[in-house]
C1' cells in the first nucleotide's frame, strides 16, 4: 500500500415539497483548524434508523 476481520457517538425530529430545501436540537473516529504534543478542544466540513462511510486495532502478502 493492497486483502480480510473487528469497529463508537447524536432527532427513522418539525415544516413545505418531485428532486429537495428550510428551522431547532444533538454527536465527534475520515478531513480541515487549535496545542509543543495528544486519545484534549472547535464543530468549518462530515455525521444524527439500518445500509453506506468510518479513527484505529489484529491477521496476512
Nucleotide at each position: 500500500u493492497c486483502a480480510c476481520u473487528g469497529g463508537a457517538g447524536a432527532g427513522a425530529c418539525u415544516c413545505a415539497u418531485a428532486a429537495u430545501g428550510a428551522g431547532c436540537a444533538c454527536c465527534g473516529a475520515a478531513g480541515g483548524a487549535g496545542u509543543a504534543a495528544c486519545a484534549c478542544u472547535c464543530u468549518c466540513a462530515g455525521g444524527u434508523a439500518a445500509a453506506a462511510g468510518g479513527a484505529c486495532a489484529g491477521u496476512g502478502a
Glycine riboswitch aptamer from Catenibacterium mitsuokai, 61 nucleotides, folded computationally. The prediction has a mean pLDDT of 80. Lineage of the source: Bacteria > Bacillati > Bacillota > Erysipelotrichales > Catenibacterium.